The RNA shown here (transfer RNA) has 74 nucleotides and comes from Pelobacter propionicus DSM 2379.
Formats: sequence, structure tokens, C1' cells
RNA sequence: GGCGGUGUAGCUCAGCUGGUCAGAGCAAGCGACUCAUAUUCGCUAGGUCCGGGGUUCAAAUCCCUGCACCGCCA
Repeated sequence: GGCGGUGUAGCUCAGCUGGUCAGAGCAAGCGACUCAUAUUCGCUAGGUCCGGGGUUCAAAUCCCUGCACCGCCA
């Protein structure tokens, strides 16, 4: 330098062919249980979906571009 992939909650990830309110598990906080701790159960909070632009009535999702990381080729 060329090609491909990934980027969504603190962490690991899901999100189908554009449309419901952006989700799960773990972690965190609170409560129940217990003499107490753990386990278990319930509840709560936490996101400008990597940045910018475009298409559209509507974009995490499609298009362009940039950045970071990973792999292959040179």
C1' cells in the first nucleotide's frame, strides 16, 4: 500500500428485511430472606448505538468519508 472484518450500558454480546419504548447476561445500587455473610429472589439506575456527512416521513440498521482495533496479501 491492497482486501476483508469489528466498533451498541462498567464488561461480554444480541438486535432478523429501515418503523414498536434500544435489549440480555454479568457487574453496580436498593430491598426481601438470614443472628450475620454468601446463595437465591425482586426492583432501580446506567446508552447522543466510534466521529462527520448523505438518503428517507423515519437510520444502531442503507450509502459516502474519517478514526481505532483485528486478520489476510504485498